The RNA shown here (FMN riboswitch aptamer (RFN element)) has 145 nucleotides and comes from Pseudomonas flexibilis. RNAcentral holds the sequence, with entries from Rfam and Ribocentre. Rfam family: FMN riboswitch aptamer (RFN element). Its family is annotated with FMN binding in the Gene Ontology. The coordinates come from a structure-prediction model, not an experiment, and the mean pLDDT is 75. The model forms 100% of the base pairs in the Rfam consensus.

RNA sequence: CAACGUUCUCAGGGCGGGGUGAAAUUCCCCACCGGCGGUGAUGGCCUGAAUGGCCCAAGCCCGCGAGCGCCCGCCUUCGGCGGGGUCAGCAGAUCCGGUGUGAUUCCGGAGCCGACGGUAAGAGUCCGGAUGAGAGAGAGCGGGA
Numbered sequence: 001c002a003a004c005g006u007u008c009u010c011a012g013g014g015c016g017g018g019g020u021g022a023a024a025u026u027c028c029c030c031a032c033c034g035g036c037g038g039u040g041a042u043g044g045c046c047u048g049a050a051u052g053g054c055c056c057a058a059g060c061c062c063g064c065g066a067g068c069g070c071c072c073g074c075c076u077u078c079g080g081c082g083g084g085g086u087c088a089g090c091a092g093a094u095c096c097g098g099u100g101u102g103a104u105u106c107c108g109g110a111g112c113c114g115a116c117g118g119u120a121a122g123a124g125u126c127c128g129g130a131u132g133a134g135a136g137a138g139a140g141c142g143g144g145a
Base pairs, nucleotide, nucleotide: 004142005141006140007139008138009137010136016030017029018028019027031125032124033114034113035064036063037062038061043055044054045053046052059112060111067090068089070084071083072082073081074080075079094110095109096108097107098106116128117127118126
C1' cells in the first nucleotide's frame, strides 16, 4: 500500500394542532420526513501561496437499491412460499429570480414527489411482509505492485 480474494460490523426518516363524520394519524386546512454512489462554484481545514490537496455538500441532474409486475419451481392453486435478475414493463418529482466564466447543486422565492398489501374511510408519516433484503460504507486478514 493498487487490483483482487476472504471474514466481520454497520446500513431510513416522518401526523403535532384543527375540521367533517357513525367511523379517517388515510379525506380537508396547517404540519412533518428525505436511503446509497456520482457530479458539484458555498463553507471548513492544510500549504509561504495557489487555479494545488483534504473534508462536508442535490428528495425532484445522472445512476443504484428495496418494492410491484414478469419468468421459473413447489404447495393444499383463493392464494402462499422459494428462486431468477434486466430479458420486457412500472420504478416519483423543479421552476423562476440573483451572483458568477461556469450552478436544475449556492442564495432568495414559489412549487412538486413518495412501492405493495391491510384498514370502521382513500395512508410518504399507522399496521404488515421486515429480528427480512439491500445500494453501499467501514474494519480485520490474505495478497502482492